[in-house]
RNA sequence: GCGCGAGUAGUUCAGUUGGUAGAACGUCUGCUUGCCAAGUAGAAGGUCGCGAGUUCGAAUCUCGUCUCGCGCU
Numbered sequence: 001g002c003g004c005g006a007g008u009a010g011u012u013c014a015g016u017u018g019g020u021a022g023a024a025c026g027u028c029u030g031c032u033u034g035c036c037a038a039g040u041a042g043a044a045g046g047u048c049g050c051g052a053g054u055u056c057g058a059a060u061c062u063c064g065u066c067u068c069g070c071g072c073u
Stems, first nucleotide, its partner, number of pairs: 001072007010025004019056001027043005049065005
């Protein structure tokens, strides 16, 4: 330098052919318990790596760019 893959909640990841962003764990609150743990009910938490384009509408399609991993030279 070229190619491929990954980037989404604090963490690990899903998101089926474009139509209101989700799960588990964790965090917080209530209930339960003499206390903790466990259990249970609920809540908070996201400019979907960044910028632009297409579209009525983009995590998803297109272009550029950054970071990480793998391969080739």

A computed fold for a 73-nucleotide RNA from an uncultured bacterium, annotated as transfer RNA. It matches the Rfam family "tRNA". Rfam classes the family as a transfer RNA. The coordinates come from a structure-prediction model, not an experiment, and the mean pLDDT is 82.